Transfer RNA from a Clostridiales bacterium, 73 nucleotides, folded computationally.
It matches the Rfam family "tRNA". By type it is a transfer RNA. From the family's description: Transfer RNA (tRNA) molecules are approximately 80 nucleotides in length.
Its mean pLDDT, the model's own confidence on a scale to 100, is 82.
Taxonomically the source falls in Eubacteriales (Bacteria, Bacillati, Bacillota, Clostridia).
[in-house]
RNA sequence: GGGCAAUUAACUCAGCUGGUAGAGUGUCACCUCGACAUGGUGAAAGUCGUGGGUUCGAGUCCCUCAUUGCCCA
Numbered sequence: 001g002g003g004c005a006a007u008u009a010a011c012u013c014a015g016c017u018g019g020u021a022g023a024g025u026g027u028c029a030c031c032u033c034g035a036c037a038u039g040g041u042g043a044a045a046g047u048c049g050u051g052g053g054u055u056c057g058a059g060u061c062c063c064u065c066a067u068u069g070c071c072c073a
Base pairs, nucleotide, nucleotide: 001072002071003070004069005068006067007066010025011024012023013022019056027043028042029041030040031039049065051063052062053061
């Protein structure tokens, strides 16, 4: 220098054919327990990596850039 893949909650990851963003773990509150752990109920937490484009509508399609990994030279 060229090619491919990934980027979504604090972490690990889903998200189908474009139609109001989810799970598990973790955190917080309450319940359970003599107390802790376990367990139960609920809650908070996201400009979906950046910037543009297409569209009535974009996590999803297109382009640019960035970061990480792999391959080629």